Molecule: transfer RNA
Organism: Methanobrevibacter sp.
RNA sequence: GGUUCCGUGGUCUAGGGGUAUGAUAUCUCGCUUACAACGAGAUGAUCACGAGUUCGAAUCUCGUCGGAACCA
Numbered sequence: 001g002g003u004u005c006c007g008u009g010g011u012c013u014a015g016g017g018g019u020a021u022g023a024u025a026u027c028u029c030g031c032u033u034a035c036a037a038c039g040a041g042a043u044g045a046u047c048a049c050g051a052g053u054u055c056g057a058a059u060c061u062c063g064u065c066g067g068a069a070c071c072a
Stems, first nucleotide, its partner, number of pairs: 001071007010024003018055001026042005048064005
């Protein structure tokens, strides 16, 4: 330098056009003499950034940035 893939709550992850799923963590309540475990609930991501397409974009297209693999 070229090709391909990836970027989503604090962390991990599902979703590939109709306002984002689950786990974990955190907080509250229940349970317990108390703690842990367990059960119930709550909070938390406009999806790396910019532009385009579209009635509508996390999703499709282009570019940029970051990461990984392969080739040279």